[in-house]
């Protein structure tokens, strides 16, 4: 000097998943429990759309679908998604991910109306250009 591992604090990133009161527990951190904020899904008329399907089941969350191969396992590609230090959009390159799951035979939009979630994972890959924001100087 350079790489990699773990812990701490602080700052941030992905993501709807974050604040805030009250009560109980705790030494504290936090943790269960109830309540509002706020954000996210889904249910659910008129209208409008779709109309021939009705086990080849259907639908929903989610970026996470399809295709090939293949006894499975698995692998390959892929539609889409991430890659931040002031924000944002385009172009090139480059890495990674492309899971899970839940209704239970039932859902098309959808206004009142029901109703349900607040989890997890992480520590920054690089280059050119357009707008905004912000700073200093005259």
């Nucleotide at each position: 000097u350079c790489a990699g591992a773990c812990c701490a604090u602080a700052c941030g990133c992905c993501g709807a998943a974050u604040c805030c009161c009250g009560c109980a527990u705790u030494g504290a951190g936090a943790u269960g429990c109830g309540g509002g904020a706020a954000c996210g899904g889904g249910g659910g008329a008129c209208c409008c759309g779709a109309g021939u399907u009705u086990u080849u089941g259907g639908g929903g969350c989610g970026c996470a679908u399809c295709g090939c191969u293949u006894c499975c396992a698995a692998g390959c590609g892929u539609a889409g998604g991430a890659c931040a230090a002031c924000c944002u959009c385009a172009u090139c390159g480059g890495u990674c991910c492309g899971a899970g799951c839940c209704c239970g035979c039932c859902a098309g939009c959808u206004a009142a109306c029901c109703u349900c979630g607040u989890a997890g994972g992480c520590g920054u890959c690089g280059a050119u250009g357009g707008g905004g924001a912000g700073a200093a100087a005259c």